Predicted 3D model of a 71-nucleotide RNA (transfer RNA) from an uncultured Bacilli bacterium. Model confidence (mean pLDDT): 81 of 100.
RNA sequence: AGGGGUAUGAUGCAAUGGUAGCAUGCCGGUCUCCAAAACCGUUCAUGUGGGUUCAAAUCCUGCUACCCCUG
Numbered sequence: 001a002g003g004g005g006u007a008u009g010a011u012g013c014a015a016u017g018g019u020a021g022c023a024u025g026c027c028g029g030u031c032u033c034c035a036a037a038a039c040c041g042u043u044c045a046u047g048u049g050g051g052u053u054c055a056a057a058u059c060c061u062g063c064u065a066c067c068c069c070u071g
Stems, first nucleotide, its partner, number of pairs: 001070007010024004018054001027041004047063005
């Protein structure tokens, strides 16, 4: 330099163009002499800028970050 891939809560992952979910964690509660475990509840997210569409996490595209390949 060229080609390809990935980006979603604190973490690991889902999501046929049509209400963004699950698990763990944090916090609160029940239980317990206390704690752990268990159970219940709560909080938190689509990398960024455009485009297409009635509607975009999803399709197209610029950029950014990371990974792989070629030289």

Rfam family: tRNA. By type it is a transfer RNA. Its family is annotated with triplet codon-amino acid adaptor activity in the Gene Ontology. It was read from a public genome assembly.